The RNA shown here (Pistol ribozyme) has 69 nucleotides. The model forms 100% of the base pairs in the Rfam consensus. The coordinates come from a structure-prediction model, not an experiment, and the mean pLDDT is 85.
RNA sequence: ACUCGACUUCGCGAGUAUAAAUAGGCUUUAGGCGGAGAGCGGUAGGUAGACUAUUCUACCUACGUAGUG
Numbered sequence: 001a002c003u004c005g006a007c008u009u010c011g012c013g014a015g016u017a018u019a020a021a022u023a024g025g026c027u028u029u030a031g032g033c034g035g036a037g038a039g040c041g042g043u044a045g046g047u048a049g050a051c052u053a054u055u056c057u058a059c060c061u062a063c064g065u066a067g068u069g
Base pairs, nucleotide, nucleotide: 001016002015003014004013005012007037008036009035010034011033025068026067027066032040042063043062044061045060046059047058048057049056050055
């Protein structure tokens, strides 16, 4: 300097051409490292379609781990 931990920014941490991870204070949660934003994933409910369906797909609404230091 760049890349990564879903997205923007700040922090935390890792890696060196790769995009992962046993790292990211500790415990906990399906909830992804943390703050703010947002609402991608996720959870719950609903509608429609496919179907053998306690299954799958699309859309709508709500929520947006919690506690502690």